SAM riboswitch aptamer (S box leader) from Psychrobacillus faecigallinarum, 113 nucleotides, folded computationally. Of the family's consensus pairs, 97% are formed in the model.
[in-house]
RNA sequence: CUCUUAUCAAGAGUAGCUGAGGGACUGGCCCGUUGAAGCUCGGCAACCAUCUAUACCAAAAGUAUAGAAAGGUGCUAAAUCCUGCAAAACAUUUUUGUUUUGGAAGAUAAGAG
Numbered sequence: 001c002u003c004u005u006a007u008c009a010a011g012a013g014u015a016g017c018u019g020a021g022g023g024a025c026u027g028g029c030c031c032g033u034u035g036a037a038g039c040u041c042g043g044c045a046a047c048c049a050u051c052u053a054u055a056c057c058a059a060a061a062g063u064a065u066a067g068a069a070a071g072g073u074g075c076u077a078a079a080u081c082c083u084g085c086a087a088a089a090c091a092u093u094u095u096u097g098u099u100u101u102g103g104a105a106g107a108u109a110a111g112a113g
Stems, first nucleotide, its partner, number of pairs: 001113008013041001015040003021031003025084001027082002042076003047072002050068007080105001085102007
């Protein structure tokens, strides 16, 4: 970098250093010297690994469910901030708007190449 699977409306800082950008991209709309991004500390969560119990199995291994704990990650403005492509319903003279569903793109975890 590519592919597969799962999740993405919950949760989490009035901290320290530093000092101008940031929210992936498009169009919007926002955040930011009352301090952005980054680093440190703190916190949140529980994907993988670990442990315990129960069920399946003759047993082991394994699988499923529930729980514990926090080792490897992750996250810590706004639904992935909304949106983009398609369909349906409703409103609308055209244009267009709203809602819902699916998809695309993206993020994270685990696995494969």